[in-house]
The part of an RNA shown here (small-subunit ribosomal RNA, central domain) has 350 nucleotides and comes from an uncultured bacterium. Model confidence (mean pLDDT): 87 of 100.

Context: one part of a larger RNA
RNA sequence: UUGGGCGUAAAGAGCGUGUAGGCGGCUUGAUAAGUCAGAUGUGAAAUACCUUGGCUUAACCAGGGAAGUGCAUUUGAAACUAUCAGGCUUGUGUACGGGAGAGGAGAGUGGAAUUCCCAGUGUAGAGGUAAAAUUCGUAGAUAUUGGGAGGAACACCAGUGGCGAAAGCGACUCUCUAGACCGAUACUGACGCUGAAACGCGAAAGCGUGGGGAGCAAACAGGAUUAGAUACCCUGGUAGUCCACGCUGUAAACGUUGGGCACUAGGUGUAGGGAGUUUUUAAACUUCCUGUGCCGAAGCUAACGCAUUAAGUGCCCCGCCUGGGGAGUACGGUCGCAAGACUAAAACUC
Numbered sequence: 001u002u003g004g005g006c007g008u009a010a011a012g013a014g015c016g017u018g019u020a021g022g023c024g025g026c027u028u029g030a031u032a033a034g035u036c037a038g039a040u041g042u043g044a045a046a047u048a049c050c051u052u053g054g055c056u057u058a059a060c061c062a063g064g065g066a067a068g069u070g071c072a073u074u075u076g077a078a079a080c081u082a083u084c085a086g087g088c089u090u091g092u093g094u095a096c097g098g099g100a101g102a103g104g105a106g107a108g109u110g111g112a113a114u115u116c117c118c119a120g121u122g123u124a125g126a127g128g129u130a131a132a133a134u135u136c137g138u139a140g141a142u143a144u145u146g147g148g149a150g151g152a153a154c155a156c157c158a159g160u161g162g163c164g165a166a167a168g169c170g171a172c173u174c175u176c177u178a179g180a181c182c183g184a185u186a187c188u189g190a191c192g193c194u195g196a197a198a199c200g201c202g203a204a205a206g207c208g209u210g211g212g213g214a215g216c217a218a219a220c221a222g223g224a225u226u227a228g229a230u231a232c233c234c235u236g237g238u239a240g241u242c243c244a245c246g247c248u249g250u251a252a253a254c255g256u257u258g259g260g261c262a263c264u265a266g267g268u269g270u271a272g273g274g275a276g277u278u279u280u281u282a283a284a285c286u287u288c289c290u291g292u293g294c295c296g297a298a299g300c301u302a303a304c305g306c307a308u309u310a311a312g313u314g315c316c317c318c319g320c321c322u323g324g325g326g327a328g329u330a331c332g333g334u335c336g337c338a339a340g341a342c343u344a345a346a347a348c349u350c
Base pairs, nucleotide, nucleotide: 003322004321005320006319007304008303012318014201015200016199017198021194022193023192025088026087027086028085029084030083031082033081034080035077036076037075038074039073040072041071042070049065050064051063052062053061054060091191093187094186095185096183097182098181103177104176105175106174107173108172109171110154115149116148117147118146119145120144121143125136126135162169163168206247207246208245209244210243211242215241216240220236221235222234223233258317259316260315261314262313263312266295267294268293269292270291271290272289273288274287275286276285277284278283299306300305323350324349325348332343333342334341335340
C1' cells in the first nucleotide's frame, strides 16, 4: 500500500445549516460519451512462453510461432450509467383542519423559604460536632410575634413523562416566534440523500466593561483531627454563582454507538394523534401512524451484549484509526485581551 476496522481493545467530528463534490424513484423516445462486440493499424529488438535446430550435453546461441490484457482509427449494439426532450406519482415539499409539549426570545406578576434591618414578648444561653473548639450572646442573642428590604431559586404536580439539532429547557400570565406529530383531500412533479470547505449554535469554569450580591462558596483565615494534615469535619469568608453586552469554543459535549433509505419473529409498558367494536355517561378491547422504555427469536459479536430506536441484512455519503511511551507535546501557522484553543511531528525508547 491492497486492505481491515471505529459500543467497551486505536478509531464517530459536541451539534446543526449548507457550497463544491459523490450518490440518486417509475416510465417513453433520441443520442452514443462511458460500456459491449467485430475489423484494421500499431504495440522495436532482446528477455519470458511454445516449438525446431547448432556446439558430445547443459548453460549458451540461432530459426519459427504465439502472446503482448494497451493505444488509435473504423463498423456496429443500445440493456445499464450519462446527456437531451417528454410523461408519471410512491420520495420531497406546499396548502387546509386539529390536538400535545419545561422548544426559543422579551415583558410583567406571585407565594414559600434563607439572610439582614426595625419594633414587641422574653432570659441565659445559642451554634456546631463522633466529641469539641473557633464563632454569636447581658451593648439582650437563640426562640417567638408583627412590619420592612433585597437577591436567588421555583416544593408538591413530576413520571426510564414531554420538548429541542446538540448544548439544554420546570412557578404563573401576556406578546412575538421555531419545529415535530396526526387526519382527509388538493396541488407541485424527483425539487432528494450526504456533505470537504465555509458559516452558525455550543454546559460549567474563565476573561473584558458596567450593574447586582440573599444563600452558597474556589482562594484565604481560624478551630479541630493527626506523627504530620497545605485535606476530609466545624466557624467565618473574597472572587464567582445572578443581570446586560462582548469574548472564550472546550467536557466522561456519552447511547463512549455519524447521517439517510429499505428489509428482517414476537411479548409487555408509556406519551401524542386517528379509526373501529362492545357499551349506560365512563370504560374495556381491536387496530393505524409517530415518539420513548423494558424483555426477547433469528442473525451478529472476542466476549459482554445488541436485537424493527440493531451492534442484524444491504445500498449511498461524510468523519476518523493503523503498537505502547515520547505527545495531543515541540516547532511553524491560524484564532484569542489573556487563559489557552485548533492544526500537528520527530529524535529517542520499549